A computed fold for a 680-nucleotide part of an RNA from Anatilimnocola sp., annotated as large-subunit ribosomal RNA, domain II. The full RNA is in RNAcentral, with records from ENA. Rfam family: Bacterial large subunit ribosomal RNA. Rfam links the family to the GO terms ribosome and structural constituent of ribosome. The source organism's lineage runs through Bacteria, Pseudomonadati, Pirellulales, Pirellulaceae and Anatilimnocola.
Context: one part of a larger RNA
RNA sequence: UCCGGCGAGUUACCGUCAGCGGCUCGGUUAAGGCCUUCAGGGCCGAAGCCUCAGGGAAACCGAGUCUGAAUAGGGCGACAAUUGGUCGCUGGUGGUAGACCCGAAACUGCGUGAACUACCCAUGGGCAGGAUGAAGCGCGGGUUAUACUGCGUGGAGGUCCGAACUCGUCUGGGUUGAAAACCGGUGGGAUGACCUGUGGGGAGGAGUGAAAGUCUAAUCAAACGCAGAGAUAGCUGGUUCUCACCGAAAUAGAUUGAGGUCUAGCCUCGAGUAACUACAUUGUGGGGGUAGAGAGACUGAAUUGGCGUGGGGGUCAUUCCCGACUACCCAGCCGAGCCAAACUCCGAAUACCAUGAUGACUACCUCGGGAGACAGACGGCGAGGGAUAAGCUUCGUCGUCGAGAGGGAAACAACCCAGACCAACAGCUAAGGCCCCUAAUUCAUACUUAGUCACUAAGGAAGUGACGUUACUGAGACAGCCAGGAUGUUGGCUUAGAAGCAGCCACCAUUUAAAAAGUGCGUAACAGCUUACUGGUCGAGUAAUGUCGCGCCGAUAAUGAACGGGAGUAAGUAUGAAGCCGAAGCUUUGGAAUCGCAAGAUUGGUAGGUGAGCGCUGUACAGCAGAUACAAGCCGCACGGUAACGAGCGGUGCCGGGCUGUACAGGUGAUUAUGCCGGA
Numbered sequence: 001u002c003c004g005g006c007g008a009g010u011u012a013c014c015g016u017c018a019g020c021g022g023c024u025c026g027g028u029u030a031a032g033g034c035c036u037u038c039a040g041g042g043c044c045g046a047a048g049c050c051u052c053a054g055g056g057a058a059a060c061c062g063a064g065u066c067u068g069a070a071u072a073g074g075g076c077g078a079c080a081a082u083u084g085g086u087c088g089c090u091g092g093u094g095g096u097a098g099a100c101c102c103g104a105a106a107c108u109g110c111g112u113g114a115a116c117u118a119c120c121c122a123u124g125g126g127c128a129g130g131a132u133g134a135a136g137c138g139c140g141g142g143u144u145a146u147a148c149u150g151c152g153u154g155g156a157g158g159u160c161c162g163a164a165c166u167c168g169u170c171u172g173g174g175u176u177g178a179a180a181a182c183c184g185g186u187g188g189g190a191u192g193a194c195c196u197g198u199g200g201g202g203a204g205g206a207g208u209g210a211a212a213g214u215c216u217a218a219u220c221a222a223a224c225g226c227a228g229a230g231a232u233a234g235c236u237g238g239u240u241c242u243c244a245c246c247g248a249a250a251u252a253g254a255u256u257g258a259g260g261u262c263u264a265g266c267c268u269c270g271a272g273u274a275a276c277u278a279c280a281u282u283g284u285g286g287g288g289g290u291a292g293a294g295a296g297a298c299u300g301a302a303u304u305g306g307c308g309u310g311g312g313g314g315u316c317a318u319u320c321c322c323g324a325c326u327a328c329c330c331a332g333c334c335g336a337g338c339c340a341a342a343c344u345c346c347g348a349a350u351a352c353c354a355u356g357a358u359g360a361c362u363a364c365c366u367c368g369g370g371a372g373a374c375a376g377a378c379g380g381c382g383a384g385g386g387a388u389a390a391g392c393u394u395c396g397u398c399g400u401c402g403a404g405a406g407g408g409a410a411a412c413a414a415c416c417c418a419g420a421c422c423a424a425c426a427g428c429u430a431a432g433g434c435c436c437c438u439a440a441u442u443c444a445u446a447c448u449u450a451g452u453c454a455c456u457a458a459g460g461a462a463g464u465g466a467c468g469u470u471a472c473u474g475a476g477a478c479a480g481c482c483a484g485g486a487u488g489u490u491g492g493c494u495u496a497g498a499a500g501c502a503g504c505c506a507c508c509a510u511u512u513a514a515a516a517a518g519u520g521c522g523u524a525a526c527a528g529c530u531u532a533c534u535g536g537u538c539g540a541g542u543a544a545u546g547u548c549g550c551g552c553c554g555a556u557a558a559u560g561a562a563c564g565g566g567a568g569u570a571a572g573u574a575u576g577a578a579g580c581c582g583a584a585g586c587u588u589u590g591g592a593a594u595c596g597c598a599a600g601a602u603u604g605g606u607a608g609g610u611g612a613g614c615g616c617u618g619u620a621c622a623g624c625a626g627a628u629a630c631a632a633g634c635c636g637c638a639c640g641g642u643a644a645c646g647a648g649c650g651g652u653g654c655c656g657g658g659c660u661g662u663a664c665a666g667g668u669g670a671u672u673a674u675g676c677c678g679g680a
Stems, first nucleotide, its partner, number of pairs: 001680006011097014026050003032044004054061002064076004100238002103235001107228006119201008127192001129161003132157001136153006165189003170185004204220001206216002241613006251264005266372001267370006277363002279359008292346001293344002299340002303336005309331004313326004376401010406417003421591004426587003432581003435566003441578007453568001459553002463550010480537005486510003491505003516531001520529002592603004614669001616666009630656001633652005639646002
């Protein structure tokens, strides 16, 4: 992982609602008693319970009562009564119980454990061999005597090396192991706080601990067994046949509340009222202070010019009193221009309220039974937060998904089109498409040359097309070519120098067709080249600038990846015309169900509500097949039904029940619980 079997809303009591039934001149018995056919039962038995009257905390009063001074006002009642009461049965649901099933970690009680291991007590055992050579002692030297010292002797030590023994340092292997801690090599201790046998001791909030929360039988921040016990689990998982009708929510308020729950909103089922009541469109009448706008209409914010009015500061002046100036500050006045969610002299569109009309295959509203849901997501529009960031976050409003399949967007819950009852080798369309992949296309006029199309900006550019504006131009423009481009003068200053051309100042005048007190290069400074400007040559447009269309650059990331691919110069872009393709949309034909008198309409669906059925086991009653047996079970098959499912035929099956109908009862339906048991 697969196969088979088992596996989860039950039962009791008490409420509540619905359906069905009995009685109602209220209903009903409980314990108990009596009777009785194998025992299913029948009959007594009003004690009690509900109802028949309410109000008040109560005394109490009573169709009223309470409050109150009240005869007021108000609260709760009375009016009714087969739309009521009561007793049963069945079903829905609530409560109390384990209460749909499985699942803790834990807590408590009583016991069992020191055969593992930690420590302690008692009594035994063990430690090859080698090395070192303490004290003490002897002899000698030495001293008055000691001390000291040499040589021996001696054999100390948590001494040294190293087996047994014990430990477990490093490393390789092993890691579904040979092993739930091992194997190989290497290593520490090895007369000691050593190792070890046997017997004994203390125990679970307790022991033991050279202390690691270590160890206490492969279990330890509180052992193990049984019990309380089905602890509790606002948490996770699972919860078993079919079809039909309707069909949500992810919000508000509250919550030791935020992943839970309660009430309301939203769904469903039943009952009831029955009205233009709800809904849509439109007319009319309303209130508003949003968008916008505004500023001599306020509150604020805020730019600039002027006045020099008031106050302050500063500078100057001053013996004092006067003063002068001010690119300073504040306030004021005048002019111009501007801003605001918490500004408004104004002020929409929508929305909302009321009312009239019209419409419809719509239904609202009230009461009662049952829910689910209160983690939402993205997209458009309007806003707050953030950075006018986020597949960000918080609101409002609409849509879609959620709970929605189908077509398009290559693929792609939330985008575009469109809402799937079933069937069809019928038709028309939507979005989107029509060269090939791939269903369907042609024509016309332009643009684009970038494979732009087929990612992006600021910014950049004699790309190209269209439309302008302003200049110059056959009295010859623009570009090129030929020629001139001079004089006072090397202007003055500065400077070592400064001569058009380092820098500062000025920028005149002359001759001229024209020529700067000089545009750039250049020199140490000159020189030299060049430009403006002028003439000639040439012979027709030239220059600057604006707007729009389509292109170009800008364009950099890790395998090659930015039309879906091929490919395309249109099969790209823009505009226009006529066609076609294209969906579960619409139509046609046939069929089913629901609602409805009919005509006809409707039938996507998660949570969830409601309805109708299929199958399993058993019981009761009625019926049936059966001796060549028959039935269940099992195997095979091309049959029937909208589904759960149901026949029929063939085989197997050797002693047991089976089938059909009606009713009742339930240990009644499994692809999923890291489910349980067995098998592969």
Background:
The coordinates come from a structure-prediction model, not an experiment, and the mean pLDDT is 83.